RNA sequence: GGCGGUGUAGCUCAGCGGUAGAGCAGGGGAAUCAUAAUCCCUUGGUCGGUGGUUCAAAUCCGCCCACCGCUA
Numbered sequence: 001g002g003c004g005g006u007g008u009a010g011c012u013c014a015g016c017g018g019u020a021g022a023g024c025a026g027g028g029g030a031a032u033c034a035u036a037a038u039c040c041c042u043u044g045g046u047c048g049g050u051g052g053u054u055c056a057a058a059u060c061c062g063c064c065c066a067c068c069g070c071u072a
Stems, first nucleotide, its partner, number of pairs: 001071007010024004018055001026042005048064005
């Protein structure tokens, strides 16, 4: 240099055109003599950036950025 993959909550990841979700973590509560475990409720997101397509984009397309891999 060429090709491909990944980027979504504090962390690990779902979501593959029509309302952004789960587990863990955080906050509150229940229970216990108390703590842990357990159970209930709950906060938290400019979906890497920027343009485009579309009635509608995390999702499709272009460019850029970061990381990972293959290859000369």
Molecule: transfer RNA
Organism: uncultured Rhodospirillales bacterium